A computed fold for a 74-nucleotide RNA from Candidatus Rehaiarchaeum fermentans, annotated as transfer RNA. Rfam family: tRNA. Rfam classes the family as a transfer RNA. Model confidence (mean pLDDT): 80 of 100. RNAcentral holds the sequence, with entries from ENA. Lineage of the source: Archaea > Nanobdellati > Candidatus Parvarchaeota > Candidatus Rehaiarchaeum.
């Protein structure tokens, strides 16, 4: 160079084929429990879904480019 799959919270990851309120779980913070920490019990709070564009009433999801990864060909 050419295929092809992957990319969402601070890590791990669901929702993607069939477009319709972005979730969980670990961390993190706040309490409850204990003498105290841990463990566990209860809550909070983090996301413009890697960029940009287009179709849509409506896009994480469908097409386009484009950036990073990973395999497999040359």
């Nucleotide at each position: 160079g050419g295929g092809u799959c992957c990319g969402u919270a601070g890590c791990u990851u669901a929702a993607c084929a069939c477009g319709g309120u972005a979730g969980a779980g670990c961390a993190a913070c706040c309490g409850g429990c204990u003498c105290u920490u841990a463990a566990c019990c209860g809550g909070u709070g983090g996301g413009u879904u890697g960029a940009g564009g287009g179709u849509u009433c409506a896009a994480a999801u469908c097409c386009c480019u484009c950036c990073g990864g990973g395999c497999c060909c040359a």